[in-house]
RNA sequence: AUAUGAUAAAGGCAAACCCAAGGAAAUUUGGGGACGCAAAGCCACGGGCCUUAAGGUAAUAUCAACCAAGGUAGCCGGGUUACCAAA
Numbered sequence: 001a002u003a004u005g006a007u008a009a010a011g012g013c014a015a016a017c018c019c020a021a022g023g024a025a026a027u028u029u030g031g032g033g034a035c036g037c038a039a040a041g042c043c044a045c046g047g048g049c050c051u052u053a054a055g056g057u058a059a060u061a062u063c064a065a066c067c068a069a070g071g072u073a074g075c076c077g078g079g080u081u082a083c084c085a086a087a
Base pairs, nucleotide, nucleotide: 004085005084012037013036017032018031019030020029021028022027035074041080042079043078045077046076047075048072049071050070055066
């Protein structure tokens, strides 16, 4: 330096759920809370998935279907940075 990952040490993150706030929603942020995580740090670049406000279409005043420029990094791949050191 690269790979690897302990029943190690020091630390870290925080699912569901609850409360508050933002949002049309998906969902995000903060507080509580821990299912888990060795990148569960960061980036929507590729694929997947979620949502459908605006939009145009249809319709006729309500609903429906289409659509991402909205989300998801705790779905996978990719990029990038990083703590520790037994075998």
Annotation
The RNA shown here (c-di-GMP-I riboswitch aptamer) has 87 nucleotides and comes from Petrocella atlantisensis. RNAcentral holds the sequence, with entries from ENA and Rfam. The coordinates come from a structure-prediction model, not an experiment, and the mean pLDDT is 85. It matches the Rfam family "c-di-GMP-I riboswitch aptamer". From the family's description: GEMM was predicted in a large-scale screen for bacterial structured RNA regulatory elements.